[in-house]
RNA sequence: AACAUGGCGCAGUGGUUAGCGUGCUGGGCUCAUAACCCAGCGGUCCAAGGUUCGAAACCUUGUGUUG
Numbered sequence: 001a002a003c004a005u006g007g008c009g010c011a012g013u014g015g016u017u018a019g020c021g022u023g024c025u026g027g028g029c030u031c032a033u034a035a036c037c038c039a040g041c042g043g044u045c046c047a048a049g050g051u052u053c054g055a056a057a058c059c060u061u062g063u064g065u066u067g
Stems, first nucleotide, its partner, number of pairs: 001066004007022004015053001023041006046062005
């Protein structure tokens, strides 16, 4: 200095239900498997404070990772 967001890889302009890919589960399709299609599951966003009507986002401190 950069980064920390589902199991993994990543998006996310202060406001609407935090999404995408992958994964997992179930179903469809098939003689069967893979592929493909559909549905579902899984996160209160590293921690603690602060600002704000409202914070994953802004500010401060701490922790961890990388250089």
About this RNA:
The RNA shown here (transfer RNA) has 67 nucleotides and comes from Hemiselmis andersenii. The organism belongs to Hemiselmis, within Eukaryota. Model confidence (mean pLDDT): 82 of 100. Its Rfam family is "tRNA". The family's RNA type in Rfam is transfer RNA. The sequence is in RNAcentral, with records from ENA.